[in-house]
RNA sequence: AGGCGAAAAAGGCAAACCCCGAGAAAUCGGGGGGCGCAAAGCCACAGGUCUAAAGCUCACUUAUUGAGCCAUGACGGCUGGGUUGCCGCC
Numbered sequence: 001a002g003g004c005g006a007a008a009a010a011g012g013c014a015a016a017c018c019c020c021g022a023g024a025a026a027u028c029g030g031g032g033g034g035c036g037c038a039a040a041g042c043c044a045c046a047g048g049u050c051u052a053a054a055g056c057u058c059a060c061u062u063a064u065u066g067a068g069c070c071a072u073g074a075c076g077g078c079u080g081g082g083u084u085g086c087c088g089c090c
Base pairs, nucleotide, nucleotide: 002090003089004088005087012037013036017032018031019030020029021028022027035077041083042082043081045080046079047078048075049074050073055069056068057067058066059065
């Protein structure tokens, strides 16, 4: 350096749910809490999934409202990829 692995040792992260806050929402941040994770560290490049504010279209309608389309929004604990890292074996 590369490959493989989590048995041991040192640790790390933190699902659902609850409380507070942000957001139109998806979701995110903090506290609690642990389902799990050998990268469940970091990064939205490719695919995928989620949301639909604004915008567009249609219908009704005084206004309103409803439906459809749509990412510039979100998800790294969906997959691939990039990058960094502890221990052990080869």

The RNA shown here (c-di-GMP-I riboswitch aptamer) has 90 nucleotides and comes from a Dehalococcoidia bacterium. It was read from a public genome assembly, where an Rfam model found it. Taxonomically the source falls in Dehalococcoidia (Bacteria, Bacillati, Chloroflexota). Its mean pLDDT, the model's own confidence on a scale to 100, is 86.